[in-house]
This record gives sequence, structure tokens and C1' cells, in this order.
RNA sequence: GAUAAAGGCAAACCCGGCGAAAACCGGGGGCGCAAAGCUAUGGGUCUAACGCCAUCUGAGGAUGGCCAGGAUCGCCAGGCUGCCGAA
Repeated sequence: GAUAAAGGCAAACCCGGCGAAAACCGGGGGCGCAAAGCUAUGGGUCUAACGCCAUCUGAGGAUGGCCAGGAUCGCCAGGCUGCCGAA
């Protein structure tokens, strides 16, 4: 990439699992996707257990703030790879 065909992925939501959470995994489902295949390198976004700080407390602890090393490639960019097919 042709109003073609084959094949692929799978949002919300539901069930189960896992995790502090965000998220992720399996099953169902199907909103969409031509790289919705892989890669957290840059930016963005989400989360804040641990840690640090503050306040309260007799203590244990509680509450609040900050923080990614957690997460997302179905937010954008970069890198790598790739199925099918006429004119």
C1' cells in the first nucleotide's frame, strides 16, 4: 500500500492470579490498530512501597510533602526487526 484476500494483535468491562500501588499475567470480550512486533534511549504520563523531610505522639505509630531505581512502546520521538499482496 487495492473500499481485495490470507493471517495477526486486542481497549473498556467481567472472572481468577499477582503487586504497597501504578501496572502486569491467564481466561472471556472487542474499542480500535499496517508495525497495537521488539527496545524505557530522550521527553511525557501514572504510581510512591523503600528512603528523606515535616507535624503529632510517652512510645509503638499516624498524617502530610518530596523522590523511580517501579510502570507505560495502545502518549510522542529515536533505535532494531518483520507477514501478505495486485497494478